[in-house]
Formats: sequence, C1' cells, structure tokens
RNA sequence: GUCCCGGUAGCUCAGUCGGACAGAGCGCGGCACUACGAAUGCCGAGGUCCGAGGUUCGAAUCCUCGCCGGGACG
Repeated sequence: GUCCCGGUAGCUCAGUCGGACAGAGCGCGGCACUACGAAUGCCGAGGUCCGAGGUUCGAAUCCUCGCCGGGACG
C1' cells in the first nucleotide's frame, strides 16, 4: 500500500431479507426467600447502535469517506 473481518448496555455478544417501543447472558439496584449470606425467583435502571455525509416514506441494517481493533498478501 491492497484486500478481508469486526466496532450495538459496564463486559461478552445477537440482531444483518431496511419497518412495529433496540435485545440476551453476566454484572448493577430493589423485593421475595434465609438466623445471616450464597443460590434461586420476580421487578427495574442502563444505549447519540464508532464518526460524518448520502439513498429512502423509513437506516443498527444499504452506499461513500474517515477513525479504531484484528487478519491475509506484497
């Protein structure tokens, strides 16, 4: 330098054929249970979906450029 994969909650990730309030597990807070904890059950908080443009009635999702991480080739 060229090409490929990835960037979504504090962490690990799903979603990806464009649509209906953006999700799961863990973690965190509350409650129940318990002598107290742990475990378990229930409830809850937490997100500018890497950034900027574009397409579209509508974008986490498609296109372009850039940034960051990983890989292949030279």
Notes:
The RNA shown here (transfer RNA) has 74 nucleotides and comes from Amycolatopsis sp. Rfam family: tRNA. Rfam classes the family as a transfer RNA. RNAcentral holds the sequence, with entries from ENA and MGnify. Model confidence (mean pLDDT): 82 of 100.